RNA sequence: UGCGGGGAUAGAGGCGCGGUAAUCAAGAGUAGGUAUUCGGAGAAGGCAAUCGGUGAAGAAUACGGAAAGGGAUUACUGCCGAAGCUUACGUCCGGCUGGGACUUAAGCUGGGCCCACACUGAAAAAGUAUGGGACUGUCAUUCUUAGAGGAAUGAAGCGCUGUCUGGGAC
Repeated sequence: UGCGGGGAUAGAGGCGCGGUAAUCAAGAGUAGGUAUUCGGAGAAGGCAAUCGGUGAAGAAUACGGAAAGGGAUUACUGCCGAAGCUUACGUCCGGCUGGGACUUAAGCUGGGCCCACACUGAAAAAGUAUGGGACUGUCAUUCUUAGAGGAAUGAAGCGCUGUCUGGGAC
């Protein structure tokens, strides 16, 4: 010493990412329940158990009638691999499973939006995966501009920027 790079710390991206609480809408006059009538042997995703001619499933009428997940608004709060997803082991819930929750490990994704399609979902809401589209932030390279800035291409968050520190090279 506009050099490369270690550690610590503080930040930026923006309809930014999560969490909690309250209210509201929807779920829904649905599920389940009671009574009557019809019905006539099954009843839940599967198995078992249990119930069922003392009348199952299903249907009609009448009475009365939820909730969860998800959504919107407001407030508070943790943050910027915030967080989400996939796979694997383990633990818990479920009579056993289908399935769900949590920790850890590995991998992918810079961010939000829109479209298509698949799954979940009551849903046209929302979420997730895949593919595509423009937008946006950071850095690198090139071009341009007196400069501020602008344009093109590319890359990925173990990134980028600021400060401090130690220490390598010249």

The RNA shown here (Lysine riboswitch aptamer) has 170 nucleotides and comes from Candidatus Dichloromethanomonas elyunquensis. The sequence was found by an Rfam model in a public genome assembly.